[in-house]
c-di-GMP-I riboswitch aptamer, 77 nucleotides, folded computationally.
RNA sequence: GAUUGAUAAAGGCAAACUAGCAGUAAUGCUAGGGCGCAAAGCCAAGGGUCCAAAGCCUGGACAGCCUAGCUGCCAAA
Numbered sequence: 001g002a003u004u005g006a007u008a009a010a011g012g013c014a015a016a017c018u019a020g021c022a023g024u025a026a027u028g029c030u031a032g033g034g035c036g037c038a039a040a041g042c043c044a045a046g047g048g049u050c051c052a053a054a055g056c057c058u059g060g061a062c063a064g065c066c067u068a069g070c071u072g073c074c075a076a077a
Stems, first nucleotide, its partner, number of pairs: 004075002012037002017032006035064001041070002045067003048062005
């Protein structure tokens, strides 16, 4: 350095649900909460799903659905 990921250690993220706020909605933000996560860090490029509108066109959401790309903590065997 690559691969790999433990009944290890340090640190980290935070599902459902609840409250407040924003939004037509999907959903997002903040606080609580903790199901889980070794990229559950970033990215809407490809696929997929969802919402609005709807004949099509179109606009939007999801990275905790998969792939691609970028970056990264710790370390036993």
The prediction has a mean pLDDT of 85.